This is a predicted structure of an 86-nucleotide RNA (c-di-GMP-I riboswitch aptamer) from a Gammaproteobacteria bacterium. It matches the Rfam family "c-di-GMP-I riboswitch aptamer". About the family: GEMM was predicted in a large-scale screen for bacterial structured RNA regulatory elements. Model confidence (mean pLDDT): 88 of 100.
């Protein structure tokens, strides 16, 4: 250094759910709350799910299809970092 996460020390971040806020929608920021997380920082490059404004396709109906849209707390990547062990 790589690897680990039983202990220690400062502490961190928030799911569901409740209000607001933006958005077609999925979700997303705020504020309460805490199921959890040792990278639950960060970064949509690979998979896999989500949505479907706007386009396409349809018997012009229903209803398909399609991300540029969203997810880092679905896995894998990539990057940067406490504390403690190595």
């Nucleotide at each position: 250094a790589a690897g680990c996460g039983a202990u220690c020390a400062g502490g961190g971040c928030a799911a569901a759910c409740c209000c607001g806020u933006c958005g077609a929608a999925a979700g997303u920021c705020g504020g309460g709350g805490a199921c959890g997380c040792a990278a639950a920082g960060c970064c949509a490059c690979c998979g896999c799910a989500c949505u479907u404004c706007a386009g396409g396709a349809g018997u012009c109906g229903a209803u398909c299809c399609u991300a540029u849209g969203a997810u880092a707390g679905c896995g894998g990547g990539g990057u940067u970092a406490c504390c403690g062990u190595g």